[in-house]
């Protein structure tokens, strides 16, 4: 000096001058008997991002609703931790890549059960000889063999595949084969470190029934739905429109009111219970709620209005302990746009980055390097829209740690 890997920030600054949203006081006007209500000059304050995007997770907040259970659907998947939680971080562990800093993982279960594993290949799960190797039968022989068949043994070597039923390196053997042996591997036992994933030793041995669950499944934890266009509140204005359905039964207790000589009878209101009919509990059942003069379904017609939610947030900084760390407690400051067809917009001086071009103090044998300065151009991705915690994506130009490579001293 190259390249390369990780990390944490910044996203111009500072002054003017004309516009724009919002807040805080608020001279004065104006309505009102008075509270008070409404316009309002001038002042001081504040006004997009680190990704505001994607809408992929998780929340918090409204609603259904007073809210449970069970199925079915769905997510997550190694281990310990952090969070309000999460699919997210942070530490590890194993497996892969990488010369290395480092990256990546679709990491639970194949011995519960179903499946699939095309093509090519003898042969794809307890499979298989297509070239081959060894033996023997037959022929020929220059006795060293060698040709075609058949029979017999074999899977160590060679093809085919993504992949071939352990690896490799010696025994052995007619050739070979864990057939035997040492090592790895793989089962199974036992010791030993760790909270755990899991490692490390030791002793055995049938020396072996692969893969694919991001294949359907099994396990083991999670999960009520819909969303701020959620919801509330006011106010205008249709057609208080139209057509279907249900529109109802018992028991019981009390209260009226009529009737009866009584016992009781008859109507009514009102409450509890079954039961029936309809809704709701955003997939189904079980439950449970609610309504039976009010509801449910369709079909037409009106309102395209104001206000609120709306910004104090698991918030932010800052410092001290504790943790390897993510984080977490304590103290202390702060308190930070709220638009609603959508506000922050121009321009102008000065400095700052960043690229190019001249100069050029100085170093230096040289090649080179190059401060101050001068000129020119450049500034990326990109706009909140209830509100946080991630995560993915795009993006400029710098800073620092670590690897790896070259040169010179």
């Nucleotide at each position: 000096g190259c390249a390369g890997u990780c990390g944490a920030a910044c996203a111009g600054g500072c002054g003017a001058u004309c516009g724009c949203c919002g807040g805080c006081c608020g001279a004065g006007c104006g309505c009102g008997c008075a509270a008070g209500c409404g316009c309002g000059a001038a002042g001081c304050g504040g006004g997009a991002g680190g990704a505001a995007a994607g809408u992929c997770c998780g929340a918090g907040c409204u609603c259904c609703a007073c809210a449970g259970g069970g199925c079915g659907a769905g997510g997550u998947g190694c281990c310990g931790g952090g969070u309000a939680a999460c699919g997210c971080c942070c530490g590890g562990u194993g497996a892969g890549g990488g010369u290395g800093a480092c990256c990546u993982c679709g990491a639970g279960g194949a011995c519960a059960g179903u499946g699939c594993c095309a093509c090519a290949g003898a042969g794809a799960a307890c499979a298989g000889a297509c070239c081959g190797c060894c033996g023997g039968c037959c022929g020929c022989u220059u006795c060293g063999g060698c040709a075609c068949g058949c029979c017999g043994g074999u899977a160590a070597g060679g093809g085919u595949g993504a992949a071939a039923c352990g690896g490799c390196g010696g025994g052995g053997u007619a050739a070979g084969a864990g057939c035997c042996c040492a090592c790895c591997g793989c089962g199974c036992g036992c010791u030993c470190g760790g909270u755990g994933a899991c490692g490390a030793g030791c002793g055995u041995g049938g020396c072996a029934c692969g893969g694919c669950a991001a294949a359907c499944c099994c396990c083991a934890c999670c999960u009520g739905g819909a969303g701020c266009a959620a919801g509330g509140c006011c106010g205008c204005a249709u057609a208080g429109g139209g057509a279907g359905g249900u529109g109802u039964g018992g028991u019981g207790a009390a209260c009226g009111a009529g009737g009866g000589c009584g016992a009781c009878c008859u109507c009514g209101u009102c409450c509890a219970c079954c039961g029936u009919c309809g809704g709701g509990c955003u997939g189904c059942c079980c439950g449970u709620c609610c309504g039976a003069u009010g509801c449910c379904u369709c079909c037409g017609g009106g309102u395209a209005g104001g206000c609120u939610g709306c910004u104090c947030a698991a918030g932010g900084c800052g410092u001290a302990c504790g943790g390897c760390a993510a984080c977490g407690u304590g103290c202390g400051c702060c308190g930070u746009a709220g638009a609603u067809g959508a506000a922050u917009g121009a321009c102008c001086g000065c400095c700052g980055c960043c690229g190019c071009u001249c100069c050029g103090a100085g170093g230096g044998c040289a090649a080179c390097c190059g401060g101050a300065g001068a000129g020119c151009g450049g500034a990326a991705c990109a706009g909140a829209a209830c509100u946080c915690g991630g995560c993915u994506u795009a993006u400029g130009g710098g800073c620092g740690g670590c690897u790896g490579c070259g040169a010179c001293c």
Bacterial RNase P class A from an uncultured Polyangiaceae bacterium, 409 nucleotides, folded computationally. The coordinates come from a structure-prediction model, not an experiment, and the mean pLDDT is 78. It was read from a public genome assembly, where an Rfam model found it.